Predicted 3D model of a 477-nucleotide part of an RNA (small-subunit ribosomal RNA, 3' major domain) from a Verrucomicrobiota bacterium. The coordinates come from a structure-prediction model, not an experiment, and the mean pLDDT is 82. NCBI's taxonomy places the organism under Bacteria, Pseudomonadati, Verrucomicrobiota. It matches the Rfam family "Bacterial small subunit ribosomal RNA". Gene Ontology terms of the family: ribosome and structural constituent of ribosome.
Context: one part of a larger RNA
């Protein structure tokens, strides 16, 4: 000087407390461990691995296994030789699961050049290719984490023999090393804050595909039409908030009014010096090591989906603030070209037929909870929907292993969950639906966004956890 303490002081954080809803029990989905297996490819492992890499495992993907093939190779560059009915396209036969091997036909190019010839291509051969093989403890890059915590340092000066100290400590204050005051310090940098995006109020500009107040037309109804530039909205430019005003306080700050908004207005992006030899050689890059008729590469089939079990994360429930049936209302944000697909017709339905319109403020995809009416009457039920049988639809070369969805039948566990444990302080929790990426289809109940409805509680900081500053002890570095 640090680190540590079941030392002390001060102070924060959904850390506790106060509340609301969960997990832990059930069934299912998903990930992991384990077991099994020819293989169940690999990685991730306290917080910070476990709906994680994977924003799509039937084939492909695919890295694994079994079997069948290829060996200058699926791909690149260069050298040598050969080929000129060559490359490419296309047909037939044999073996075969395919890949491939093999036999045999047809058509038939391109560039430079008058030509000879050369190039490209193809074949043979040689250098080499190739490796998701190992090492993240050889690395780059990127990322997680402490933590959006308020810290981490430097120059000069001063003090100390020196390591180092001071500044950065102290008194207040703040979300903040934020600011004020004081001080052997005076300044500065990386962080904080602000500058950026978005939401909330107003003004101006601009009106098509959006809008419709007034005027006219028109309809069963409808901005449907003429038109309008008011309003909504769209999207560009500005304004607005700064402790500016008033009161209190020496200041930082506290209160009041005005205001759409008030003391960081809400949300986002933004992550200091560093820590964990943290994670990633399987995203890519890359040193070294290793394989080279195989640890490369092609193909078929299988596996990654196996199941005595254990754990994590979720979904659906156990019901009456509910469930069922009928009627009826209101979004936002996305997406759409061999894509979104309306009206119509067929089917109980999944879906089919058909195809208006739409590269989209124009057309399409567009809610559910809610509200109104009726039924159920506390029951393993008109709760719950697992499982199983049958019949189908769709995608796709192909749904046996191993897809989703529909209909009929079946109708399991489950009556609110032990010890324990998680999230959340407001348009939040809870609850309801919608969209998108990936994607032929989909195991999505996941993820990322969007809107609808919309709470309760915080006395307080003794305690648990994590963190910041000062101080103290130490046989630790």
């Nucleotide at each position: 000087u640090g680190a540590c303490g079941g030392g002390g002081g001060c102070c924060c954080g959904c850390a506790c407390a106060a509340g609301c809803g969960g997990u832990g029990g059930a069934g299912c989905a998903u990930g992991u461990g384990g077991c099994u297996u020819a293989a169940u490819u690999c990685g991730a492992u306290g917080c910070a691995a476990c709906g994680c890499g994977a924003a799509g495992a039937a084939c492909c993907u695919u890295a694994c296994c079994u079997g069948g093939g290829u060996u200058u190779g699926a791909c690149a560059u260069g050298g040598a030789c050969g080929u000129g009915g060559u490359a490419g396209c296309u047909g037939g036969g044999g073996c075969g699961a395919a890949a491939g091997c093999u036999c045999u036909g047809g058509c038939g190019a391109c560039c430079c050049g008058c030509a000879a010839g050369g190039g490209a291509g193809c074949g043979u051969u040689c250098a080499c290719a190739g490796g998701u093989g190992c090492u993240g403890c050889a690395u780059g890059g990127c990322u997680g984490u402490c933590g959006u915590c308020a810290g981490c340092u430097c120059g000069u000066g001063u003090c100390g023999u020196g390591a180092g100290a001071u500044g950065u400590u102290c008194g207040g204050u703040u979300a903040a090393g934020u600011c004020c005051g004081g001080c052997a310090a005076c300044g500065a940098g990386c962080g904080c804050a602000a500058c950026c995006c978005u939401c909330g109020c107003c003004u101006c500009c601009a009106g098509u595909u959006a809008c419709c107040a007034g005027c006219g037309a028109g309809u069963a109804a409808a901005g449907u039409c003429g038109g309008g530039g008011a309003c909504u909205c769209u999207g560009g430019a500005g304004g607005g908030a700064c402790u500016a005003a008033c009161c209190c306080g020496u200041u930082a700050g506290g209160g009041u009014g005005g205001g759409a908004a008030g003391g960081u207005g809400g949300g986002g992006a933004u992550g200091a010096c560093g820590u964990c030899a943290a994670g990633u050689c399987a995203g890519u890059a890359u040193g070294g090591c290793c394989c080279u008729u195989a640890c490369a590469u092609c193909c078929a089939g299988g596996g990654c989906u196996g199941c005595a079990c254990a754990c994590g994360u979720g979904c659906u429930a156990c019901a009456a603030u509910g469930c069922c049936u009928g009627g009826u209302a209101c979004a936002a944000a996305a997406g759409g070209a061999u894509c979104c697909g309306a009206u119509g017709c067929c089917g109980c339905g999944a879906g089919g037929c058909g195809g208006a319109g739409g590269a989209a403020a124009u057309c399409c995809c567009c809610a559910a909870a809610g509200c109104c009416a009726g039924g159920c009457c506390c029951a393993g039920u008109u709760c719950a929907g697992a499982u199983u049988g049958g019949a189908g639809u769709c995608u796709g070369c192909a749904a046996c292993u191993c897809g989703a969805c529909u209909c009929c039948a079946u109708g399991a566990a489950g009556c609110c969950g032990g010890a324990a444990u998680c999230g959340c302080u407001a348009g939040u929790a809870a609850u309801g639906g919608u969209a998108g990426a990936u994607c032929a289809g989909c195991u999505a109940c996941g993820c990322u966004a969007c809107c609808g409805u919309g709470a309760a509680u915080a006395c307080g900081u003794u305690c648990c956890c994590g963190g910041g500053c000062c101080u103290u002890g130490u046989a630790c570095a």
Description
The sequence was found in a public genome assembly.